[in-house]
RNA sequence: CCGUGCUAGAUGGGGAGUUGGCGGUGCCCUGCACCCGCAAUCCGCCACAGCGGGAUCGAACUCCCCCUCGAGGUCCUGUCCUGUGGGACUGGCGGCGCCACGGAGCGUUGAUGGAAGGGUCCCGCGCGGCGGGGAACGGCGAACCCGGUCAGGACCGGAAGGUAGCAGCCGUAAGUCGGACUCCCCGGGUGCGUGGGGUUGCCUGCCCGGAGCCACCGAGCGUCGACAAGCCGUAGGGCAGCGGUCGACAGGGGGUGCACGG
Numbered sequence: 001c002c003g004u005g006c007u008a009g010a011u012g013g014g015g016a017g018u019u020g021g022c023g024g025u026g027c028c029c030u031g032c033a034c035c036c037g038c039a040a041u042c043c044g045c046c047a048c049a050g051c052g053g054g055a056u057c058g059a060a061c062u063c064c065c066c067c068u069c070g071a072g073g074u075c076c077u078g079u080c081c082u083g084u085g086g087g088a089c090u091g092g093c094g095g096c097g098c099c100a101c102g103g104a105g106c107g108u109u110g111a112u113g114g115a116a117g118g119g120u121c122c123c124g125c126g127c128g129g130c131g132g133g134g135a136a137c138g139g140c141g142a143a144c145c146c147g148g149u150c151a152g153g154a155c156c157g158g159a160a161g162g163u164a165g166c167a168g169c170c171g172u173a174a175g176u177c178g179g180a181c182u183c184c185c186c187g188g189g190u191g192c193g194u195g196g197g198g199u200u201g202c203c204u205g206c207c208c209g210g211a212g213c214c215a216c217c218g219a220g221c222g223u224c225g226a227c228a229a230g231c232c233g234u235a236g237g238g239c240a241g242c243g244g245u246c247g248a249c250a251g252g253g254g255g256u257g258c259a260c261g262g
Stems, first nucleotide, its partner, number of pairs: 001262006009057003012030004020046005034054005063255006072246004076241011089230002091227001093225006101218003105213002113208002117204004121197008130187006137178004146171004154163003
């Protein structure tokens, strides 16, 4: 150096998650990489960290180590969107209170304040008005059982004469109607006047005195209420990053046996 047969090893790796930790099953990435059994409120193991059984390749394109690149995952930060909850804070809105800064209004033709008076309130009185009732006045008002006069007729009588009395006419009673004046009684959401009482407040004229008064609007402060935009919490998603971490695939460099025969 060549040939044959073996062995280590390989036949995928990685991320998140899970776990005390490691690996697997499940998810995702890479991209193509044997088979069977086990396994998510799971299975196997313990730093030599899947277990058991089989198959193929096998010291190199294939195994091991280092470097580079870097898909992708994840963490962090920032930002945006959506859903949901809250009501501490900011905000705008409304109610109430305070203040008296600005505006308006009142005020030297005199504010707030003070003093005495009148009214408002209570008890009376007088004269009216109005309303109701009564008296008075006027009209009407009884088939008979009211009155007067009683035609006709009737009754008594010899006569003279007398008696009762319907209709009619006149009048009246109870009552009814009327409406001016007059008188009496009663009433009030009544006018004017007058006497007394009371007077915190309010209104009003006068007096003292001499500069404020008010709280309508805005501002400010406080408090309460509703809202939920900001805000806070939570769930999900998008984007960005000088980022942190792991890192497949790929590229480069290096490393790795045994036996026999020629």